About this RNA:
Small-subunit ribosomal RNA from an uncultured organism, 1483 nucleotides, folded computationally. It matches the Rfam family "Bacterial small subunit ribosomal RNA". Its family is annotated with structural constituent of ribosome and ribosome in the Gene Ontology. Its mean pLDDT, the model's own confidence on a scale to 100, is 85. The RNAcentral record of the sequence draws on ENA, Greengenes and SILVA.

[in-house]
RNA sequence: AGAGUUUGAUCCUGGCUCAGAAUGAACGCUGGCGGCGUGGAUUAGGCAUGCAAGUCGAACGGGGGCCUCCGGGCCCCAGUGGCGAACGGGUCAGUACAAGCUGGGCAACUUUCCCCGAAGCGGGGGAUAACUGCGGGAAACCGCAGCUAAUACCGCAUGUGGCCCUGGCGCCUUCGGGCGCUUUGGCUAAAGGCUUCGGCCACUUCGGGAUGGGCCCGGCUCCCAUUAGCUAGUUGGCGCGGUAACGGCGCACCAAGGCGACGAUGGGUAGGUGGCGUGAGAGCGUGGUCACCGACACGAGGACUGAGAUACGGCCUCGACUCCUACGGGGGGCAGCAGUCUAGAGGCUUCGGCAAUGGGGGAAACCCUGACCGAGCGACGCCGCGUGCAGGAUGACGGCCUUCGGGUUGUAAACUGCUUUCGGCCGGAGGAAAGCCUGCGAGGAGAUCGCGGGUGUGACCGACCGGCGGAAGAAGCCCCGGCUAACUUCGUGCCAGCAGCCGCGGUAAUACGAAGGGGGCGAGCGUUAUUCGGAUUUAUUGGGCGUAAAGGGCGCGCAGGCGGCCGAGCAAGCCCGGUGUGAACACGCUACCGCUUAACGGAGCGAUGGCGCUGGGAACUGCUCGGCUUGAGUCCGGAAGAGGCAGGCGGAAUACCUGGUGUAGCGGUGGAAUGCUCAGAUAUCAGGUGGAACACCGGAGGCGAAGGCGGCCUGCUGGUCCGGCACUGACGCUGAGGCGCGAAAGCGUGGGGAGCAAACAGGAUUAGAUACCCUGGUAGUCCACGCCGUAAACGGUGAGCGCUAGCCGUGGGGGGUAACUACUCCUUCCGUGGCGCCGCCAACGCAAUAAGCGCUCCGCCUGGGAAGUACGGCCGCAAGGCUGAAACUCAAAGGAAUUGACGGGGGCCCGCACAAGCGGUGGAGCAUGUGGUUUAAUUCGAUGCAACGCGAAGAACCUCACCAGGGCUCGAACGGAGGCUUAUAGCCGGUGAAAGCCGGUGCCCUUCGGGGGUGCCUCCGAGGUGCUGCAUGGCUGUCGUCAGCUCGUGUCGUGAGAUGUUGGGUUAAGUCCCGCAACGAGCGCAACCCUCGCCCCUAGUUGCCAGCGGGUCAUGCCGGGGACUCUAGGGGGACUGCCCGCGGUAAGCGGGAGGAAGGUGGGGAUGACGUCAAGUCAUCAUGGCCCUUACGUCCUGGGCUACACACGUGCUACAAUGGACGGGACAGCGCGCUGCGACCUUGCGAAAGGGAGCCAACCGCUCAAACCCGUCCCCAGUUGGGAUUGGGGUCUGCAACUCGACCCCAUGAACGCGGAAUCGCUAGUAAUCGCGGAUCAGCAUUGCCGCGGUGAAUGAGUUCCCGGGCCUUGUACACACCGCCCGUCACGUCACGAAAGCCGGCUGUACCAGAAGUCGCUGCAGCAACCUUCGGGAGCAAGGCGCCGAAGGUAUGGCUGGUAAUUGGGACGAAGUCGUAACAAGG
Repeated sequence: AGAGUUUGAUCCUGGCUCAGAAUGAACGCUGGCGGCGUGGAUUAGGCAUGCAAGUCGAACGGGGGCCUCCGGGCCCCAGUGGCGAACGGGUCAGUACAAGCUGGGCAACUUUCCCCGAAGCGGGGGAUAACUGCGGGAAACCGCAGCUAAUACCGCAUGUGGCCCUGGCGCCUUCGGGCGCUUUGGCUAAAGGCUUCGGCCACUUCGGGAUGGGCCCGGCUCCCAUUAGCUAGUUGGCGCGGUAACGGCGCACCAAGGCGACGAUGGGUAGGUGGCGUGAGAGCGUGGUCACCGACACGAGGACUGAGAUACGGCCUCGACUCCUACGGGGGGCAGCAGUCUAGAGGCUUCGGCAAUGGGGGAAACCCUGACCGAGCGACGCCGCGUGCAGGAUGACGGCCUUCGGGUUGUAAACUGCUUUCGGCCGGAGGAAAGCCUGCGAGGAGAUCGCGGGUGUGACCGACCGGCGGAAGAAGCCCCGGCUAACUUCGUGCCAGCAGCCGCGGUAAUACGAAGGGGGCGAGCGUUAUUCGGAUUUAUUGGGCGUAAAGGGCGCGCAGGCGGCCGAGCAAGCCCGGUGUGAACACGCUACCGCUUAACGGAGCGAUGGCGCUGGGAACUGCUCGGCUUGAGUCCGGAAGAGGCAGGCGGAAUACCUGGUGUAGCGGUGGAAUGCUCAGAUAUCAGGUGGAACACCGGAGGCGAAGGCGGCCUGCUGGUCCGGCACUGACGCUGAGGCGCGAAAGCGUGGGGAGCAAACAGGAUUAGAUACCCUGGUAGUCCACGCCGUAAACGGUGAGCGCUAGCCGUGGGGGGUAACUACUCCUUCCGUGGCGCCGCCAACGCAAUAAGCGCUCCGCCUGGGAAGUACGGCCGCAAGGCUGAAACUCAAAGGAAUUGACGGGGGCCCGCACAAGCGGUGGAGCAUGUGGUUUAAUUCGAUGCAACGCGAAGAACCUCACCAGGGCUCGAACGGAGGCUUAUAGCCGGUGAAAGCCGGUGCCCUUCGGGGGUGCCUCCGAGGUGCUGCAUGGCUGUCGUCAGCUCGUGUCGUGAGAUGUUGGGUUAAGUCCCGCAACGAGCGCAACCCUCGCCCCUAGUUGCCAGCGGGUCAUGCCGGGGACUCUAGGGGGACUGCCCGCGGUAAGCGGGAGGAAGGUGGGGAUGACGUCAAGUCAUCAUGGCCCUUACGUCCUGGGCUACACACGUGCUACAAUGGACGGGACAGCGCGCUGCGACCUUGCGAAAGGGAGCCAACCGCUCAAACCCGUCCCCAGUUGGGAUUGGGGUCUGCAACUCGACCCCAUGAACGCGGAAUCGCUAGUAAUCGCGGAUCAGCAUUGCCGCGGUGAAUGAGUUCCCGGGCCUUGUACACACCGCCCGUCACGUCACGAAAGCCGGCUGUACCAGAAGUCGCUGCAGCAACCUUCGGGAGCAAGGCGCCGAAGGUAUGGCUGGUAAUUGGGACGAAGUCGUAACAAGG
């Protein structure tokens, strides 16, 4: 310090997620030791039991026990009395001007014990508990009578002092008074105990101190405005009361105030702080342990005592709960320490001790102390230590992986040597000082303190030291797809599962589970939860708002914020210095100190960001005063304008009405129909009525704040601009609330209504068409008045001011130049546009009209959906508007730009793509392939184009992979090793359908050891057309013979990318030319190759024959020839080379000449980067998986040939351009020795029997056919057509039944040119005719591959269909339009809203009622102290009454929660329904 995740990729925006640190934690697995910390966060729920506050006999009387020398002594104890119990300990419920924190104030107060100072302590009195007796009660306890003491209680005295009253003086003051000195009068104290007799401890009054507390004030301190108004003791005053004290704290009276957008009131939540966690900091979160403050003590109320409480272990009352009870009545309060139950994910021992520290009491010893010190339990946290160290390679065994070579675990282990921390056991030291006794010293006698001696105190025992023993007792957890460090195998097969985010798993998973290995941390490791961080993702530091979320629709303007120039004063802000405070042993820091180190502890220092007081400064802000003119405004002169409102006027057009002319239609559409029209429409002419809107001008134009404003005239009226520079003198800018304006639609009332036109009706369209189109048509549109208050109210750009290059246009005004004027030109101000620099921006873009650079103020944003929804409030007649959430859900949603792809977008251009034309297919019969069906099996594959006469260029057996049956297992073939062997080889026989099985017979050489062959047995390899073409190689199809696809360097861009390759021409072509931030290059194109066409050269047999010769009926038949054809080798030829034109003088194009051939001469071979997970595991090869007496192998038979159908590809036809018969003519490519076979004979024929020649330019296949000539047929299902069937044959072959081909005779079917639709072809092509070959025993007249014969028509175009190329445009597509995607409905799950109601919680108001208790009044129940005249009085006081008053009750509101029949939408959910709304002009 960042990273992952939106995309095909990119940049940006933006959310989600991760890595870090932390915790009073919990959970899972695991667990050796120690130190220091820490441990009921939920139920402030309930609690058994024990303990947690007592002490003092030196205050007092008394009781009991022990001892006694009888004098007394010691000990214990209930009670009276004193002090303490208000501390210490716990908890965080309540509490939001309360408390707290911080700084101040009290002239408005108090403080037991302690310290200092001053002064005292005299003399009396009456009771009472204990105790005794009696009584009541179950108990708790209580009553009556009697006795008694005090440091208990009460008078009196004294009065330094204190308090009050009166007068005087000084100082201070908040002006009320306070302090000090003084004065008159009045009031007001006390207690003793012990003693060594020195005194000590107590007691009383006053002053001062210290400490603790009380009260008051400023500032700070959470969320909600969907809480906006609150307030009656309320705010103030006078008086009284009350308190320690001020105060409306309380009361009576008077006044009507007080608080609030600087957030009152209400609601929610919450103890606050020092600090703690995190963070670079600012901040955010938090307040456990420790410390300070507060509050509370079962819930609520109340007072008493006291220095102090409204009192945790006190009291009274009410309530809830619980316990005891003899039913009459009583008791209780762990949020003290331990412990228990409940709830909970979850938090300890009913421990030891007062040894230490501290506290209470005491003169002290001492007692008490669950404060505390320790121990125990829990890895809850932090820190430290250990589980050994060194050596040790045949790199052991085992495990795992393996390409079988090996690799790895791994010096790891074993083994050898060494050590003993920690744990275990045994011992030592130490935490101890005090206190008490005693001696000495200091001190004025002391108190007290110091030193020495003696005595003497440890709950816990660890650290520390010493000893013993042995490697001995001690390692796990998580992770290994990316983020993020660490990889393989097996299992599993969208299953089981994982997951923090992205995402893994559908047969090869580094992501699931296991294993091996590895990585990380380590007595821990992971997980979960929470906080901060990362997140500049609430932005003060430190963000934004044209298009990503975000500018208010516009103006006016109160408050508020901000504010020009000069001068003076003040000093609030601000700056500098000094000072107080900011608790601490907490916290932080430190080269410090102490534990062996660390954690921990100590010391020192710092910080405590703040507040107060005070001295100084005056630049800036502020305040006050004075001045200025540039901001702003006023005035004068001029100017433009659809600015606004009202009134009037005008013409064109539509419609309607009247009349005329006129006749058969009009109207409307893509085409129609509805509609109108012979009752006379439409058309046309004339006249009239009525409403609305104002053509041309008109413009990138003007005006207005916005909405908006358009015929002409008039009236009223707002704003703006220019010029002048006379006036005012900062009068300004912005503007939360507020007020006003505000298109259209809509609403109310009343008018108006021509045209248009939601709704509605009809006609069409359509699968439907509640739409688009058409015919009608009502609200409405118009006017007046009143509402509504919204909008893509947009420049998607708030207002104001200043500053920052230019160029061009346009509206308004001014100035200058020239001039008779105008135009023009230059310049300036205001407005409105275009382009463009700097700059800005994610990019697009903006760019003086900023989205630039600055300042001021306002509004607004913080992931998407839910949702501008719900609830609440406000507004509205309503419609609805404004304000405006959450649950839940997603890992994105988005902006700009890029490359593609796509478009029922555009431009340019190709192709038998269409058109033009010729012939077909689709109909028939047959052939063949496929689907389907059937079957024991009909083996498998190929499936739009690009499967379907395809793999098949030859299925009767074989092939063969399928089926049935019969067999074999080291196997049907092959390699290797070992063993055996003459028999299961061969031969013969039997059986059998065959394979096989059974029986018999049974090898060669030899140096006799053996060797070879064969066979058998065992073993290692076999074998598989079994699966996966979605694991693959290779090969192939297709786009497509299309013209494209890329790279290097440079340049541009943040980047993806672009440029080049785009553009202008041209081409079949990214072919070439020109231009150009590109320059080059590669794969493609073309050419090079083969073949055909012309010529030449060479060669001349088996080919050829012109001339010469010979010969034949005839034939290159022979001699011969080398001319020709031809053969097959080489060469030439064509290159837009030439001419004309076009073009740019280019590339090239059109035409022409010559030429056998032209502009690529025809054909072939040749297929860029890539696409389709295209095809093929069945050609072959191959990873993985699977079978192994079978999924291998052998055999016989069957099947692949099935057949109600459907489709593809073909053949033959439907006839006369034909058929039949007879005669006649002309090819080329090829093939041939288990072959082609002349020729002869036989047969109607297929063919058979012979058989020459030929290994082939020699012989043969081989008569080519269409064609030509002649004859017949005469338009007919025929002399067309040949299917089908019967019969008879031939040939191949082991074998033609299933299931071959051919021949002959007979039979003669459908079919008369083919619906929708659809295919091929641009020239030697289509069409048509035959010939050959591969495969092959045979089988193709129909398939395939070739060959030649005859031989057209049409087009010269690109509107349309299909496919393609380039450029451009839009895009929400990118598995890319076979894309994406919306809404209803149906089903499931979830959360939420509404809802008759029902049930709670909190709270307001009014009233009833009224416990305890204070206060007031009363008080002949009663009563010791004082007074008394002894009657009584003063005083106290039970009781009664009154005010207040908790719980409770009644009534009625408010807020809030739960629940509810039913209901509403919402979200989510691999493959549901209906449609097609949006994205391409999305039709």